[in-house]
Context: one part of a larger RNA
RNA sequence: CGCUAGAGCAUUGAGAGGAGUCUUCCCUAGUACGAGAGGACCGGGAAGGACGCACCUAGGGUCUGCCAGUUCUCAUUCCAAUGGGAUACGCUGGGUAGCCAUGUGCGGAGUGGAUAACUGCUGAAAGCAUCUAAGUAGGAAGCCCACCUCAAGAUGAGUGCUCUCCAUUAGGUCACGGCUAGACAAGCCGUUUGAUAGGUGACAGGUGUAAAAGCUGUAAAGCACUAGCUGAGUCAUCCUAAUAGACCGAUUGAA
Numbered sequence: 001c002g003c004u005a006g007a008g009c010a011u012u013g014a015g016a017g018g019a020g021u022c023u024u025c026c027c028u029a030g031u032a033c034g035a036g037a038g039g040a041c042c043g044g045g046a047a048g049g050a051c052g053c054a055c056c057u058a059g060g061g062u063c064u065g066c067c068a069g070u071u072c073u074c075a076u077u078c079c080a081a082u083g084g085g086a087u088a089c090g091c092u093g094g095g096u097a098g099c100c101a102u103g104u105g106c107g108g109a110g111u112g113g114a115u116a117a118c119u120g121c122u123g124a125a126a127g128c129a130u131c132u133a134a135g136u137a138g139g140a141a142g143c144c145c146a147c148c149u150c151a152a153g154a155u156g157a158g159u160g161c162u163c164u165c166c167a168u169u170a171g172g173u174c175a176c177g178g179c180u181a182g183a184c185a186a187g188c189c190g191u192u193u194g195a196u197a198g199g200u201g202a203c204a205g206g207u208g209u210a211a212a213a214g215c216u217g218u219a220a221a222g223c224a225c226u227a228g229c230u231g232a233g234u235c236a237u238c239c240u241a242a243u244a245g246a247c248c249g250a251u252u253g254a255a
Base pairs, nucleotide, nucleotide: 001153005164006163007162008161009160010159011158015150016149017148018147021049022048023047024046025045026044027043033038051107052106053105054104055103060100061099062098066094067093068092069091070090071086072085073084074083075082076081112144113143118138119137120136121135171248172247173246174245175191176190177189178188179187196241197240198239199237200236201235202234203233205230206229207228214223215222216221
């Protein structure tokens, strides 16, 4: 921009994409078959491999500054204590949310249709024979449907319900606060009639018992006061910021 009034919500499915897998074991049954050795079809059940989708409850990995330890060096302020640098964490030990696979859950189920090679029935041309010429029955991981996802720009532009009534309404966009959404767009949520983000409080979780002063010890160090600190999580709270607003929106519709 179109879809011929403009919108909101819900739909149909032309069409498109995905998936489609394999192995082992048990029963049937040591049965049919076979002299024996061996050893089934059909049907039923179970376990697993790879692959795919989703997820983070548990176990696990990471978590670049959340906590602690520690070396050299510089600085503040001499000691102590802190801070900077030492790789794109100085090194080391841990680690929430998130992300993730090696972890967890689920999936390829069932039922049809038309067929291929092939196997048939009836059967002439051609008194026989012949699955084929008329007619007719089966038959594959393949094809169509079925399963999952998208889908009316399907210009062939579909369908249903509801809303809007004369200068803007219905509705939408910008703006602003954001997100389990995201390269940017887009999508989604919220905007004081508010818990959207930050802050704060409480809690969960992490680290592991802060500093200062005190006591014990010749000292290294230890002890209680004891925890301190803490990104993303949960709940609460309008303290701060979502203010103020602006714009588009029917003229071939109805009345």
Model confidence (mean pLDDT): 81 of 100. Predicted 3D model of a 255-nucleotide part of an RNA (large-subunit ribosomal RNA, domain VI) from Pedinomonas tuberculata. It matches the Rfam family "Bacterial large subunit ribosomal RNA". Its family is annotated with structural constituent of ribosome and ribosome in the Gene Ontology. RNAcentral holds the full RNA, with entries from ENA and SILVA.